SAM riboswitch aptamer (S box leader) from Gracilibacillus orientalis, 108 nucleotides, folded computationally.
The sequence was found by an Rfam model in a public genome assembly.
Model confidence (mean pLDDT): 84 of 100.
RNA sequence: CUCUUAUCAAGAGUGGUGGAGGGAAUGGCCCUGAGAAACCCGGCAACCGUCAGUUAAGGCUGAUAGGUGCUAAAUCCAUCAAAGCGUUUGUGCUUUGAAAGAUAAGAG
Repeated sequence: CUCUUAUCAAGAGUGGUGGAGGGAAUGGCCCUGAGAAACCCGGCAACCGUCAGUUAAGGCUGAUAGGUGCUAAAUCCAUCAAAGCGUUUGUGCUUUGAAAGAUAAGAG
């Protein structure tokens, strides 16, 4: 980097260093010198692992921060398609599915 599977409306800081950007892309809309990114510390969380119970087995239940991850706003919203509703005929709204993205586990 590619593929497969699962999840993505819950949760988490009045901290230190730092000193201007950040929220993937595009369009919006936001956050930010009342301090952005990044790093450290703290915190959250059961995807994997470990342990215990249970099951014929698949599995299920519980415990545990060891490996990752996360710590503004639903993945911040929309993007493509379908259905429904409305319309001043420009298009708007709602729902569902997809696409894209993120994370985990596995494979190449």